[in-house]
Source information: Predicted 3D model of a 105-nucleotide RNA (SAM riboswitch aptamer (S box leader)) from Aneurinibacillus danicus. The sequence was found by an Rfam model in a public genome assembly. Rfam family: SAM riboswitch aptamer (S box leader). From the family's description: The SAM riboswitch is found upstream of a number of genes which code for proteins involved in methionine or cysteine biosynthesis in Gram-positive bacteria. Model confidence (mean pLDDT): 87 of 100.
RNA sequence: UUCUUAUCCAGAGAGAUCGAGGGAUCUGGCCCGAUGACGUCUCAGCAACCUGUGCGCAGCACAAGGUGCUACUUCCAGCAGAAGUAUUUUUCUGGCAGAUAAGGA
Numbered sequence: 001u002u003c004u005u006a007u008c009c010a011g012a013g014a015g016a017u018c019g020a021g022g023g024a025u026c027u028g029g030c031c032c033g034a035u036g037a038c039g040u041c042u043c044a045g046c047a048a049c050c051u052g053u054g055c056g057c058a059g060c061a062c063a064a065g066g067u068g069c070u071a072c073u074u075c076c077a078g079c080a081g082a083a084g085u086a087u088u089u090u091u092c093u094g095g096c097a098g099a100u101a102a103g104g105a
Base pairs, nucleotide, nucleotide: 001105002104003103004102005101006100007099008098013043014042015041016040017039021032022031023030026078027077028076029075044070045069046068049066050065051063052062053061054060055059074097079094080093081092082091083090084089
């Protein structure tokens, strides 16, 4: 880098530093940001995919070693379909794209 599978409306922030953009990408919307965002570092925390231990072992409980995560549902929509509303919107399902984990090439 790519493939497969699973999950993505839950949960969890302080300090230091930096200095203008940021919420993946494009468009639109909505937000965050000089009362310092984003990023980086430190500490803390969340969760439990892999892992370890135990048990009455299709599983459950506990731990937290490897990852991951800690504004907004993956911030929302975009493509297709369905149901409503009744004239510009609402809801649902699927898809695309993405993120994370585990395994493979």